[in-house]
RNA sequence: UGAGUAAACCAUCUUGUCGCGCCGGUUUUUGCCGGUGAGGAAAGUCCGGACACCAUAGAGCAGCAUAGCGGAUAACAUCCGUCCGCCGUAAGGUGAGGACCAGUGGCACAGAAACCAAGUACAGUACGGCUGUAGUGAAAAGGCUAAACUCUAUGCGGUGCAAUGCCAAAUAAACCUGCGUUUGAGGCUUGCUCGGCCAAGCAGGAGGGUAGGCAGCUUAAGGUAAUUGGUAACAAUUAUCUCAGAUAAAUGACAAGACAUGACAGAAUCCGGCUUACCGGUUUACUCAAUUU
RNA sequence: GGGGCCGUAGCUCAGUUGGCUAGAGCGCAUGACUGGCAGUCAUGAGGUCGAGGGUUCGACUCCCUUCGGCUCCA
Numbered sequence: 001u002g003a004g005u006a007a008a009c010c011a012u013c014u015u016g017u018c019g020c021g022c023c024g025g026u027u028u029u030u031g032c033c034g035g036u037g038a039g040g041a042a043a044g045u046c047c048g049g050a051c052a053c054c055a056u057a058g059a060g061c062a063g064c065a066u067a068g069c070g071g072a073u074a075a076c077a078u079c080c081g082u083c084c085g086c087c088g089u090a091a092g093g094u095g096a097g098g099a100c101c102a103g104u105g106g107c108a109c110a111g112a113a114a115c116c117a118a119g120u121a122c123a124g125u126a127c128g129g130c131u132g133u134a135g136u137g138a139a140a141a142g143g144c145u146a147a148a149c150u151c152u153a154u155g156c157g158g159u160g161c162a163a164u165g166c167c168a169a170a171u172a173a174a175c176c177u178g179c180g181u182u183u184g185a186g187g188c189u190u191g192c193u194c195g196g197c198c199a200a201g202c203a204g205g206a207g208g209g210u211a212g213g214c215a216g217c218u219u220a221a222g223g224u225a226a227u228u229g230g231u232a233a234c235a236a237u238u239a240u241c242u243c244a245g246a247u248a249a250a251u252g253a254c255a256a257g258a259c260a261u262g263a264c265a266g267a268a269u270c271c272g273g274c275u276u277a278c279c280g281g282u283u284u285a286c287u288c289a290a291u292u293u
Numbered sequence: 294g295g296g297g298c299c300g301u302a303g304c305u306c307a308g309u310u311g312g313c314u315a316g317a318g319c320g321c322a323u324g325a326c327u328g329g330c331a332g333u334c335a336u337g338a339g340g341u342c343g344a345g346g347g348u349u350c351g352a353c354u355c356c357c358u359u360c361g362g363c364u365c366c367a
Stems, first nucleotide, its partner, number of pairs: 001289010012258007020037007039264001043275002046273005051160004056195001058194004063156005068082005083097001084095004098151002103149002105145003120134005164215004175205005186198003222241008259262001294366007303319004312350001321337006343359005
């Protein structure tokens, strides 16, 4: 210098004016002042949890998930370390990596013969269908296949913030049909069965009313920094910080300037991951090749 | 917030315990019959099986990821 590998970070910025959500103060019903206001994926909803509820959290079957070994974690299909296989010259990447010595199934074409075996050609023979070679194929009697059924081990109750609690408002507790009240309909949010509990209403039709507010809601398995332990994931201690919380749903518009001319995209209960989308840029470590000293 | 299904030729659809070259109808092209058209007959073209990856000797089919569409429940 070129090519590449791994990890981390940023992802338009600055100023002014106006506007919007939330919080606080002031004043007073409307302003004024101050603070704060999307992401690395807020996305897909693919895993795992927190939290809430069920007067079944009981049993069995079914089903689903995971799969070398060890560790981390609230938990996981995530992460870390390591062994082995495969890919790469290397740095490194990647793996659904338990069991076809339990049973069942499958093995197209080619080939004499393809999964209870049967036996082709040639050669050698101690003459025993004994031995070797050839040819087809992924595979020729011993195998392959479990991302085939299955078996083994481990784990899994269900439903989801439209959970759930409270306040307010409203009413048709009427009408029609069917089933039912201990001979038990129906329900208890599990695919089925059993068991258990509640039970006087339940299902359908046609129609009427209401459709507002508060909590849940963001202080959390939280962020940042340092130190210590550990190869690492991570953990502990100390200090410090508070970082959206809407409900038709805020984060925008204009002007000026800068350069690299700006990608993918926008919270809706909250976290840990995975996956996918993404103009580009920066940093660190390492590998290979060439050249120079 | 959850559950299910679909994507195959220009159009409408078959094809799934994995196997030989993925088919059918309509449409399209060419030829024949006709003076010409229609119609009929014959022949033919046309497919990354939505996309990417994996398992396997072999994938439309099995598995994972992903894109688009439809539908059901609360």